[in-house]
The RNA shown here (Bacterial RNase P class A) has 362 nucleotides and comes from an Acidimicrobiia bacterium.
RNA sequence: CGAGUCGGUGAGACGAUCGCGGCGGUUCGCCGUCGAGGAAAGUCCGGACUCCACAGGGCAUGACGCUGGGUAACACCCAGGCGGGGCAACCCGACAGACAGUGCAGCAGAGAGCAGACCGCCGAUGGUCGAACUCGCCGCAAGGCGAGGUCGUCACAGGCAAGGGUGAAACGGUGGGGUAAGAGCCCACCAGCACGCCGAGUGAUCGGCGUGGCUCGGCAAACCUCGUCAGGAGCAAGACCGAGCAGGGACAGGAUGGCCCGUCCGCUACGUCCCGGGUAGGUCGCACGAGGCCGUCGGUGACGGCGGUCCCAGAUAGAUGAUCGUCCACGACAGGAUCCGGCUUACACACCGACUCGCACG
Numbered sequence: 001c002g003a004g005u006c007g008g009u010g011a012g013a014c015g016a017u018c019g020c021g022g023c024g025g026u027u028c029g030c031c032g033u034c035g036a037g038g039a040a041a042g043u044c045c046g047g048a049c050u051c052c053a054c055a056g057g058g059c060a061u062g063a064c065g066c067u068g069g070g071u072a073a074c075a076c077c078c079a080g081g082c083g084g085g086g087c088a089a090c091c092c093g094a095c096a097g098a099c100a101g102u103g104c105a106g107c108a109g110a111g112a113g114c115a116g117a118c119c120g121c122c123g124a125u126g127g128u129c130g131a132a133c134u135c136g137c138c139g140c141a142a143g144g145c146g147a148g149g150u151c152g153u154c155a156c157a158g159g160c161a162a163g164g165g166u167g168a169a170a171c172g173g174u175g176g177g178g179u180a181a182g183a184g185c186c187c188a189c190c191a192g193c194a195c196g197c198c199g200a201g202u203g204a205u206c207g208g209c210g211u212g213g214c215u216c217g218g219c220a221a222a223c224c225u226c227g228u229c230a231g232g233a234g235c236a237a238g239a240c241c242g243a244g245c246a247g248g249g250a251c252a253g254g255a256u257g258g259c260c261c262g263u264c265c266g267c268u269a270c271g272u273c274c275c276g277g278g279u280a281g282g283u284c285g286c287a288c289g290a291g292g293c294c295g296u297c298g299g300u301g302a303c304g305g306c307g308g309u310c311c312c313a314g315a316u317a318g319a320u321g322a323u324c325g326u327c328c329a330c331g332a333c334a335g336g337a338u339c340c341g342g343c344u345u346a347c348a349c350a351c352c353g354a355c356u357c358g359c360a361c362g
Stems, first nucleotide, its partner, number of pairs: 001358010012327007020035006037333001041344002044342005049234004056261004061230005066080005081095001082093004096225002101223002103219002118164002120160003125157002127154001129152003133148006172190006191215001193212008238284004247275005253265003291310008
């Protein structure tokens, strides 16, 4: 200097004029002060809080799935293990079980998990054919018939799964022995698996030694099995005040996902359901929080302890706007509605730090 990886900060600033919402004050004229996001978005996960309700057990259902930590909790975060990608910094992971069972894998191929012979290889053993030899019988001879083993030939029966082919994937690999030709058939080394032992580590795991059958795929983000967790509904929850009307009928049942058991309430209608009528106003909930910031201590870290300091939106016909001037890099995605911790998605600009790789110089 270039390329890359990871993390952090900001969210225009200053001034003037008018305008808006909350809170406080007020001599009622106004004054002071505060006033949207890193995602406020998606409504995906976890909770706080409220009610059912005193709320237990089971089935079913759903979620999660390596280990250890953090946290109120989590499917989140941190650190590690294993696997994969990358030269690396780093990044990714539905990461328990395939010997409980069921199921799936087109085409090609002999055969796709109790496998298998298309091309091939063999010819030991039996067989086809041929040659010579030996023996026996017949024959004067030539020669004929029979038997036997030998050599060769064919590749019918048979043997093989090592070589080739098909396929994404073919039932360990390399070398040697053995065989008719081969094959873990046997052996050496290696990988894998099972069993046993030792060492390191909290653990997931990692390393090593011994013995052995020789080796008995893939998919569970297929059904399933195993382990852990989980009541429901939701601020339009819920509480109070005010106003207003018109009640009628049915039932033994009812109780906030489904079913069962248990429990409670009820069966005299204060419960449940159906039909009908009236109201839609106001207050609370409503922001002091698992809160922010600073310092310090502990920890690899997530985070936690201690001390100090601050109050920072609470609308509901739904608040931030308009104009001018200066500076400037300036615009993308985009505006609360009970709140908080996360995740995911969208996204322009500016700045800072650490690390990796490459090149050059000293």

Its mean pLDDT, the model's own confidence on a scale to 100, is 79. It was read from a public genome assembly, where an Rfam model found it. The organism belongs to Acidimicrobiia, within Bacteria. Of the family's consensus pairs, 93% are formed in the model. Its Rfam family is "Bacterial RNase P class A". It is annotated as a ribozyme.